[in-house]
Molecule: Glycine riboswitch aptamer
Organism: Paenibacillaceae bacterium
Parts: sequence; structure tokens; C1' cells
RNA sequence: AUGAUGGCAGCGGGAGAGAUCGCCUGUAUAUGUAAGAGGCGGCGCCGAAGGAGUAAACCUGGCAGCAGGUGAAUCUCUCAGGCAAAAGGACCUCUGCCGGACG
Repeated sequence: AUGAUGGCAGCGGGAGAGAUCGCCUGUAUAUGUAAGAGGCGGCGCCGAAGGAGUAAACCUGGCAGCAGGUGAAUCUCUCAGGCAAAAGGACCUCUGCCGGACG
């Protein structure tokens, strides 16, 4: 002096699925009534916060069969979360910082 994997931060992009049904509260209103908001309950769904499970492979014990452990995900489950907008959002580009592999 170059500046990889990786980590942190910022801007941006970023899907899916009922603005569902019933009851109550309360707001607006002259009354009736209704959207949004809150609470409870029900059915139907989504997977890309998080969480859980899992292959190959490796390790241990054992003569072996086998048993146990480690073990990834955008796969699976749907506990949580979500199903107009907003928020959130795995992941990705760019930028900055840390760091210092290779040469």
C1' cells in the first nucleotide's frame, strides 16, 4: 500500500393472506344509524420478524445390527406474529465505519 469473508449503521427496494362474522364499549349525531378505534369470542387463511423440527456429513459407544450427539434453509410446522392503509418484514443494492484474509 491492496482490501476478502464477516460485523455495525444509514437511505432505498421488499411478498403473501378476510377492510371476515357476532357481541360489548365508546366517539360523532336531534334521533336513528354508521366508518374508523378498543375489548372478547368464532370460522377461514398467510409465512419473509422471532421460534420449533429436519438431510447429507461428522463425532462417540459397539464385533455388528443399532443408539446417542452436533448439524442448514427461502424446506416443514404455525407457538408467536400477520391478513385495507400505516407499522413490521427474511433478503438485496448502494454508502459509511470496524476489521485485516489473500497477495